[in-house]
RNA sequence: AGAAAUCUUUGAGGCGGGGUGAAAGUCCCCACCGGUGGUACAGCCCACAAGCAAGUAUAAUUACCUUAUAUUUGCCGAACAGGUGCAAUUCCUGUGCCGACGGUAUAGUCCGGAUGAGAAAGGAUUGAA
Numbered sequence: 001a002g003a004a005a006u007c008u009u010u011g012a013g014g015c016g017g018g019g020u021g022a023a024a025g026u027c028c029c030c031a032c033c034g035g036u037g038g039u040a041c042a043g044c045c046c047a048c049a050a051g052c053a054a055g056u057a058u059a060a061u062u063a064c065c066u067u068a069u070a071u072u073u074g075c076c077g078a079a080c081a082g083g084u085g086c087a088a089u090u091c092c093u094g095u096g097c098c099g100a101c102g103g104u105a106u107a108g109u110c111c112g113g114a115u116g117a118g119a120a121a122g123g124a125u126u127g128a129a
Stems, first nucleotide, its partner, number of pairs: 004126007016030004031109002033099002035048004043097002051075010079095005101112003
């Protein structure tokens, strides 16, 4: 220096002001926020996770329904112009746009599933050629 293995830690932010109303952090005006890897530094390029739907297997049951776990498949938001440069939809300037499900006066920002799951990042130990 180091394939690989085991263990372990971390792993998502944001409603402040005004208006209407019986009631709104949900509507209207202004405000605020941006997971992981790649790539010239990215919410809006590529990929992943998360989220949603369905199938299959196993367990609980004789079976159905239902629930849990595993797994497979499908769905899955949004950016342009100018500038600099070898190189940027990533930087700078300007103007835009997007945001799961359930609850509740209609929610990216509140509450809930979730003290969950997880892309991935770090650390420790062992350590082949």